This is a predicted structure of a 72-nucleotide RNA (transfer RNA) from Rhodamnia argentea. It matches the Rfam family "tRNA". By type it is a transfer RNA. Its mean pLDDT, the model's own confidence on a scale to 100, is 80. The source organism's lineage runs through Eukaryota, Magnoliopsida, Gunneridae, malvids and Rhodamnia.

């Protein structure tokens, strides 16, 4: 320098052009318990950045950044 893949709650991960963006764990509240834990109920929390296409983009396209792999 070139090619390929990836980027979603604190962490791990699913997903699709129109969803309330799902699951597990963590965190908070309440219940349970003598207390803690477990368990049960409820709650908060996310689409890497900038453009483009579209009525509508987290999803498609282009560029960038970062991460991983490969070529020289």
């Nucleotide at each position: 320098u070139c090619c390929c893949g990836g980027a979603u709650a604190g962490u791990a991960u699913a997903g699709u052009g129109g969803c309330u963006a799902g699951u597990a764990u963590c965190c908070c509240u309440c219940g349970c318990u003598g207390u803690c834990a477990c368990c049960g109920a409820g709650g908060a929390g996310a689409c890497c950045c900038g453009g483009g296409u579209u009525c509508a983009a987290u999803u498609c396209c282009c560029g960038g950044u970062c991460c991983g792999g490969g070529a020289g």